[in-house]
RNA sequence: CGGGAUGUAGCGCAGUUUGGUAGCGCACUAUCAUGGGGUGGUAGGGGUCGCAAGUUCGAAUCUUGUCAUCCCGA
Numbered sequence: 001c002g003g004g005a006u007g008u009a010g011c012g013c014a015g016u017u018u019g020g021u022a023g024c025g026c027a028c029u030a031u032c033a034u035g036g037g038g039u040g041g042u043a044g045g046g047g048u049c050g051c052a053a054g055u056u057c058g059a060a061u062c063u064u065g066u067c068a069u070c071c072c073g074a
Stems, first nucleotide, its partner, number of pairs: 001073007010026004020057001028044006050066005
């Protein structure tokens, strides 16, 4: 320098195929059960999807640029 993959809640991930209310597990908060812990039940909070722009009535999803990490080639 060229090509490819990944980036979504504190952590690990799904959702992209076919654009249509952003989800799951763990963790966290409250509460109930227990004398307490552990554990289990119920309820709840937390994101504007790496960043920016474009297309569209509507974008995590499509297009372009860019950043970070990893892989391959030179």
Source information:
This is a predicted structure of a 74-nucleotide RNA (transfer RNA) from an uncultured bacterium. The sequence was found in a public genome assembly. Rfam family: tRNA. The family's RNA type in Rfam is transfer RNA.